[in-house]
RNA sequence: CUGGGUGUGGCGCAGUUGGUAGCGCGCUACCUUGGGGUGGUAGAGGUCGCACGUUCAAGUCGUGUCACUCAGA
Numbered sequence: 001c002u003g004g005g006u007g008u009g010g011c012g013c014a015g016u017u018g019g020u021a022g023c024g025c026g027c028u029a030c031c032u033u034g035g036g037g038u039g040g041u042a043g044a045g046g047u048c049g050c051a052c053g054u055u056c057a058a059g060u061c062g063u064g065u066c067a068c069u070c071a072g073a
Stems, first nucleotide, its partner, number of pairs: 001072007010025004019056001027043005049065005
């Protein structure tokens, strides 16, 4: 330099044919316990790497770009 893959709460991941952003772990409060753990109930936490575009509507489609990674030269 060329081509491909990945990027989504604190962490690990899902998200189908474009149509309300979810799951597990973790965190907070309460219940349970003599206390802790386990278990239960409720809750907080994201504008989906960034920018622009298409669309009534974008995590999803297009273009550019950044980071990591794989292959080639």